[in-house]
């Protein structure tokens, strides 16, 4: 410096325009002398960021940023 990918709960990842979800952690509560195993319930999101598109955007387009790989 050219060029692809990718950025969603604490991690790890679904989600191809109409109310944001899942395992793993986490909290509490039953079961246990405790704990662990396992059953019930909760809590946790400015969808990376800034403009456009559209009745409506995590999805779709322009731009910035982190990151990953490749090329030089």
């Nucleotide at each position: 410096g050219g060029g692809u990918g990718u950025a969603u709960a604490g991690c790890u990842c679904a989600g191809u325009g109409g109310u944001a979800g899942a395992g793993c952690g986490u909290u509490u509560g039953g079961c246990u002398g405790u704990a662990g195993a396992u059953c019930a319930a909760g809590a946790g999101g400015u969808c990376u960021c800034u403009g456009g598109u559209u009745c409506a955007a995590a999805c779709c387009c322009g731009g910035g940023u982190g990151u990953c790989c490749c090329c030089u």
Overview: Transfer RNA from Trichonephila inaurata madagascariensis, 72 nucleotides, folded computationally. Rfam family: tRNA. From the family's description: Transfer RNA (tRNA) molecules are approximately 80 nucleotides in length. By type it is a transfer RNA. NCBI's taxonomy places the organism under Eukaryota, Metazoa, Arthropoda, Trichonephila, Trichonephila inaurata.